Source information: The RNA shown here (Glycine riboswitch aptamer) has 88 nucleotides and comes from an uncultured Pelagibacteraceae bacterium.
RNA sequence: AAUUAAUAAACGGAAGAGACUGCUUAAAUGUAGCGCCGAAGGAGCAACCACCCCGGAAACUCUCAGGCAAAAGGACCGUACAUAUUAA
Numbered sequence: 001a002a003u004u005a006a007u008a009a010a011c012g013g014a015a016g017a018g019a020c021u022g023c024u025u026a027a028a029u030g031u032a033g034c035g036c037c038g039a040a041g042g043a044g045c046a047a048c049c050a051c052c053c054c055g056g057a058a059a060c061u062c063u064c065a066g067g068c069a070a071a072a073g074g075a076c077c078g079u080a081c082a083u084a085u086u087a088a
Base pairs, nucleotide, nucleotide: 003088004087005086006085007084008083010079011078012077013076018034020033021032022031023030035068036067037066041064042062043061044060048056049055
């Protein structure tokens, strides 16, 4: 330097659900209550995979967390046989 694997970063796109009610705050600030959402994260089961042991596994399910105007965030997709780090 190249290859493989893993992780991270940059830019763009990116849904759902009360600007709920009371008190409070300059405030979409804090607090209490009720009603909701699933696509950060987390957890559970499973088709399936693997199997000496240990197991792995979803966009399904749960809603602990997070979210319910905008902003922020956001799984996933694209730029990309691309950039960076680590290991072999």
Description
Rfam family: Glycine riboswitch aptamer. From the family's description: This family represents the bacterial glycine riboswitch. Glycine riboswitches usually consist of two metabolite-binding aptamers domains with similar structures in tandem. A reference for the family is Babina et al. (2017), "In Vivo Behavior of the Tandem Glycine Riboswitch in Bacillus subtilis", MBio. It was read from a public genome assembly, where an Rfam model found it. The coordinates come from a structure-prediction model, not an experiment, and the mean pLDDT is 79.